[in-house]
Context: one part of a larger RNA
Molecule: small-subunit ribosomal RNA, 3' major domain
Organism: metagenome
RNA sequence: UGACGGGGGCCCGCACAAGCGGUGGAGUAUGUGGUUUAAUUCGAAGCAACGCGAAGAACCUUACCAGGAUUUGACAUGGGGGUGACCGUACGAGAAAUCGUGCUUUAUACUUCGGUAUACACCCCACACAGGUGCUGCAUGGCUGUCGUCAGCUCGUGUCGUGAGAUGUUGGGUUAAGUCCCGCAACGAGCGCAACCCUCGUUUCUAGUUGUCAUGCCGCAAGGCGACCCUCUAGAGAGACUGCCGGUGACAAACCGGAGGAAGGUGGGGAUGACGUCAAGUCAUCAUGGCCCUUACGUUCUGGGCAACACACGUACUACAAUGGCCGGUACAACAGGUAGCGAUAUCGCGAGAUGGAGCCAAUCCCCAAAGCCGGUCUCAGUUCGGAUUGGAGUCUGCAACUCGACUCCAUGAAGGUGGAAUCGCUAGUAAUCGCGGAUCAGCAUGCCGCGGUGAAUACGUUCCCGGGCCUUGUACA
Numbered sequence: 001u002g003a004c005g006g007g008g009g010c011c012c013g014c015a016c017a018a019g020c021g022g023u024g025g026a027g028u029a030u031g032u033g034g035u036u037u038a039a040u041u042c043g044a045a046g047c048a049a050c051g052c053g054a055a056g057a058a059c060c061u062u063a064c065c066a067g068g069a070u071u072u073g074a075c076a077u078g079g080g081g082g083u084g085a086c087c088g089u090a091c092g093a094g095a096a097a098u099c100g101u102g103c104u105u106u107a108u109a110c111u112u113c114g115g116u117a118u119a120c121a122c123c124c125c126a127c128a129c130a131g132g133u134g135c136u137g138c139a140u141g142g143c144u145g146u147c148g149u150c151a152g153c154u155c156g157u158g159u160c161g162u163g164a165g166a167u168g169u170u171g172g173g174u175u176a177a178g179u180c181c182c183g184c185a186a187c188g189a190g191c192g193c194a195a196c197c198c199u200c201g202u203u204u205c206u207a208g209u210u211g212u213c214a215u216g217c218c219g220c221a222a223g224g225c226g227a228c229c230c231u232c233u234a235g236a237g238a239g240a241c242u243g244c245c246g247g248u249g250a251c252a253a254a255c256c257g258g259a260g261g262a263a264g265g266u267g268g269g270g271a272u273g274a275c276g277u278c279a280a281g282u283c284a285u286c287a288u289g290g291c292c293c294u295u296a297c298g299u300u301c302u303g304g305g306c307a308a309c310a311c312a313c314g315u316a317c318u319a320c321a322a323u324g325g326c327c328g329g330u331a332c333a334a335c336a337g338g339u340a341g342c343g344a345u346a347u348c349g350c351g352a353g354a355u356g357g358a359g360c361c362a363a364u365c366c367c368c369a370a371a372g373c374c375g376g377u378c379u380c381a382g383u384u385c386g387g388a389u390u391g392g393a394g395u396c397u398g399c400a401a402c403u404c405g406a407c408u409c410c411a412u413g414a415a416g417g418u419g420g421a422a423u424c425g426c427u428a429g430u431a432a433u434c435g436c437g438g439a440u441c442a443g444c445a446u447g448c449c450g451c452g453g454u455g456a457a458u459a460c461g462u463u464c465c466c467g468g469g470c471c472u473u474g475u476a477c478a
Stems, first nucleotide, its partner, number of pairs: 001478002003475003007472007015462002019426005026318008034309002042053002064304007073129001077128002079125006088103006106119005131293002134291003140287002142282003145278001147276001152191006158167003171182003197270004202238007211228003216225003241264001244258005320419001324378007337366002341360002346355003385416001390411007432454007
């Protein structure tokens, strides 16, 4: 100087407390461990691995296994020789890859019409080489997680100390903040904080179609004419700064209350992550040193596997019902996507869906939310709760749904009556609850990323648990 302490002081955080809802019990989905297997490819491991890489494993992907092939190679550059092709297409063998036999059959320039040269493509030969999701993340770059959006981390000059170092950065206040003020052997500065950026909330101007409809006319209505007031859209501005008032305070910084205001003290949300820590993660995104393989640890194909199943754990979904289930009627969104696409009206089907194709390269069309509200029924039961499982029949995608897709209909109707010890999230348009959209994607979502609808309870407080910041103290630790 640090680190540590079941030392002390001060302070903060859904850390506790106060509340609300869960997980842990059931079934299923999904990931992991284990076991099994020819293979169940690999990685991730307390927080910070486990719905993680994977924004989507039937083939492909695919790296794994079995078998069939191949060896200058699936891909790149270079040499020599040969052919005229390449593309396309037919037949045979084969599980396919591939192999074999045919058909078809180059361009340009020069030319003594014999050919030569060049380009391109294929074949052959020999080699340089290609190739490797093989190893090392403890050789690395890049990228990322984490402490932590915590308020810290440092430097120059000066001063003090023999020196390691100290001071500044400590102290008194204050703040979300090393934020600001005052003091002070310090005076300044840098990276962080804050602000500048995006978005939501108010408003002015500009603009008015595909958007809107207050007034006028037409129309039963839808709407049209008309209009741009309003809504909305999207550009440019305004607006909030402790600016004003009162009190407290040290005449400071600031804090408390108030006014005005759409908004008040960082207005809400986001992006933004200091010096560093964990030899944290990644050689399987990519790049890359070294090592290793080179008729194989490379390449290719078919089939299988990644989906196994006594079991254990994590994360979710659905429930156990009456604040509910079922039936009928009826109302109101936002974000976003759409041409190999979204697909209306109509017809067929109980339905998944099919036929068909209007409109839309989209403020125009696709385009209808569900909880809610109104009415009816069920009457507390393993039930008209719950939907697993299983049998049958189908739809769609796709060469192909057996291993191994999603969905529909009929039948079947399991566990489950609110969950032990323990444990998680959340402070407001939040939790809880309800549906909708998107990426990936032929098909496949209870996951992920977004969107809106309805919309709470509680916070006395900081003694305690956890994590963190500052000062101080002890130490046989570095």